[in-house]
Formats: sequence, structure tokens, C1' cells
RNA sequence: GGCGAUGUAGCUUAGUUGGUUAGAGCGGUCGGUUCAUACCCGACAGGUCAGCGGUUCGAAUCCACUCAUCGCUA
Repeated sequence: GGCGAUGUAGCUUAGUUGGUUAGAGCGGUCGGUUCAUACCCGACAGGUCAGCGGUUCGAAUCCACUCAUCGCUA
């Protein structure tokens, strides 16, 4: 240099042949429970879906480019 894979919450991730509000577990905060802590139960907060454009009535999802990580190859 060429080709390919991956990128979604603090962490691990679901969601794809575009369509109802982007969900879960762990973690966090608050409350319940307890003499207290843990366990357990409930509620809440937390996401520019890597970035930027394009297609479309509508994009996490399709397309182009860029970035990061990993792999194959000259």
C1' cells in the first nucleotide's frame, strides 16, 4: 500500500434484510428491609448508536469518506 472484521450507557452486550419510545445484565444514586452491613425488593439517573456527509417520508440498520482497534496479504 491492498483487502477484511469490529465500534451501541462507566463495563459486558442485545437489537440488521430501514418503521411504534434504543433494551438487558453488572455497576451508580435514592428508598424499602435490618440493631447495622451484606443479600433481596422497588424506583430513578445515565446513550450526539465512533465521526462526518449522502439516500429516503423515515437511518443504530443502507451507501461514500474519515478515525480507532484487530486480522490477512504484498
This is a predicted structure of a 74-nucleotide RNA (transfer RNA) from an uncultured Clostridia bacterium. Its mean pLDDT, the model's own confidence on a scale to 100, is 81. Its Rfam family is "tRNA". By type it is a transfer RNA.